[in-house]
Context: one part of a larger RNA
């Protein structure tokens, strides 16, 4: 490489757009490039096949003969299939129109528990914390309690294997702008479709620049227990961070460890949305035949039957290193072996 694969054994790109490419619905006509055919040409020679020959057989030499199949070139066939033109169609996709869900997304306004801290009034001697403690904190009035104050960050109850979103995600409450989906009607348009190599976009937490913010929490760090030590769990403090605003970084156990589209293949039973209901249809879970898988499981949300386009794996280990390009302020990320070793 070919084959055979990618839930768990290696192996599905973190997720979307979408350029090349590849593949693509229904019927008519036409063409004859793929298709099918036949003819010459060629494909040395030797090898291989068939028929003889010679060496005592035989292996070995030798002689004649030869299909199949590739490649050019001329001719022919036939219009089924692909393809190329043309011309129509609506069952795919798009779009209008009515309706309705929704923590989807961006900005802007409010709000109430809570918590910390300031101020003050009462108070009085302990508070705090563990397994027990002790560092701490408190007669300069803590702790508790009542007022008022300020401030940041997060939104109890609804809350739901409930819902939106392409994934990262999204949750007090109003508003503004804005994105998708999803049902129904069925007037329009007329394959306008699926993937998508390379490219862009978007990307939890952590970290990093610049200004800004800083209540709780809390890497690092200090202390106090615990131990044999304790660089740890446990306890008092605590700094970056965590918050916003602009920019970067581009990785996750980015998970369903399941790629993205279409078709067919029992059923039963919860929830959402459309609907008065019911049925249907989107969707989201449990069961579960058939088939499928070593097995666990899956099982119309397929890991069943098929097709189409991506991306990936080929033995451990070395090593996601090491070079070298490319990317970033940096950390570092993207590509990524080998020797050697079981």
């Nucleotide at each position: 490489u070919u084959g055979g694969g990618c839930g768990u054994a290696a192996a599905g790109c973190g997720u979307c757009u979408g350029u090349a490419g590849g593949u693509g619905g229904u019927u008519u006509c036409g063409g004859a490039a793929g298709u099918c055919u036949a003819a010459u040409g060629u494909c040395a020679a030797a090898c291989c096949c068939c028929a003889g020959g010679g060496c005592u057989c035989a292996a070995c030499c030798u002689u004649g003969g030869g299909u199949a199949g590739g490649c050019a070139u001329u001719g022919g066939a036939g219009a089924a299939c692909u393809c190329c033109g043309a011309a129509a169609c609506u069952a795919g996709a798009g779009g209008a129109c009515g309706g309705g869900a929704g923590a989807g997304g961006u900005a802007g306004a409010g709000g109430g528990a809570a918590u910390u801290c300031c101020u003050u009034g009462u108070g009085a001697a302990g508070c705090g914390g563990u397994g027990a403690a002790a560092u701490g904190c408190g007669u300069a009035g803590a702790g508790a309690u009542a007022a008022g104050g300020a401030a940041g960050a997060a939104c109890a109850c609804c809350g739901g294997u409930g819902g939106c979103g392409a994934a990262a995600g999204c949750g007090c409450u109003c508003u503004a702008c804005u994105a998708g989906g999803c049902c129904g009607u069925a007037a329009c348009u007329g394959a306008c479709a699926c993937u998508g190599a390379g490219a862009g976009a978007c990307g939890a937490a952590a970290g990093c620049u610049a200004g800004g913010g800083g209540a709780g929490c809390g890497a690092a760090c200090a202390g106090g227990a615990u131990u044999a030590g304790a660089g740890a769990c446990c306890c008092u403090g605590g700094u970056a961070g965590u918050c916003c605003u602009a920019g970067c970084c581009g990785u996750a156990a980015a998970c369903g460890a399941u790629g993205g589209a279409a078709a067919c293949u029992a059923g039963g039973u919860g929830c959402u949305g459309u609907c008065a209901a019911a049925a249907a249809c989107a969707g989201u879970g449990c069961c579960g035949u058939a088939g499928c898988u070593u097995a666990c499981g899956c099982g119309u949300u397929a890991a069943g039957u098929u097709u189409c386009c991506c991306g990936c794996c080929u033995g451990g280990g070395g090593a996601g290193u090491a070079u070298g390009c490319u990317c970033g302020c940096a950390a570092g990320a993207g590509u990524g072996a080998a020797a050697c070793u079981c």

Small-subunit ribosomal RNA, central domain from Sphagnum balticum, 342 nucleotides, folded computationally. The source organism's lineage runs through Eukaryota, Viridiplantae, Bryophyta, Sphagnaceae and Sphagnum. Its Rfam family is "Bacterial small subunit ribosomal RNA".